The RNA shown here (transfer RNA) has 84 nucleotides and comes from a Defluviitaleaceae bacterium. It was read from a public genome assembly. NCBI's taxonomy places the organism under Bacteria, Bacillati, Bacillota, Clostridia, Defluviitaleaceae. Its Rfam family is "tRNA". It is annotated as a transfer RNA.

RNA sequence: GCGGUUGUGGCGGAAUUGGCAGACGCGCUAGGUUCAGGUCCUAGUGGGGUUCGCCCCUUGCAGGUUCAAGUCCUGUCAACCGCA
Numbered sequence: 001g002c003g004g005u006u007g008u009g010g011c012g013g014a015a016u017u018g019g020c021a022g023a024c025g026c027g028c029u030a031g032g033u034u035c036a037g038g039u040c041c042u043a044g045u046g047g048g049g050u051u052c053g054c055c056c057c058u059u060g061c062a063g064g065u066u067c068a069a070g071u072c073c074u075g076u077c078a079a080c081c082g083c084a
Base pairs, nucleotide, nucleotide: 001083002082003081004080005079006078007077010026011025012024019067027045028044029043030042031041032040046057047056048055049054060076061075062074063073064072
């Protein structure tokens, strides 16, 4: 230099004929149980704003196509693999 794969909450990871983003697990928070802790059970848990009703943003980054994009297209960055 060329080709391929991958990039999604705090972490692992799901979602592919393009149709509610974050299922599920871990972690964390609150509560229950306990003398206390662990285990176990229940609820909650992406970010920001808020008049607490809601609103805006979010799939490495920047564009494009589309009514609609994590998914398709272009460029680009990073990691890994292969070729030279």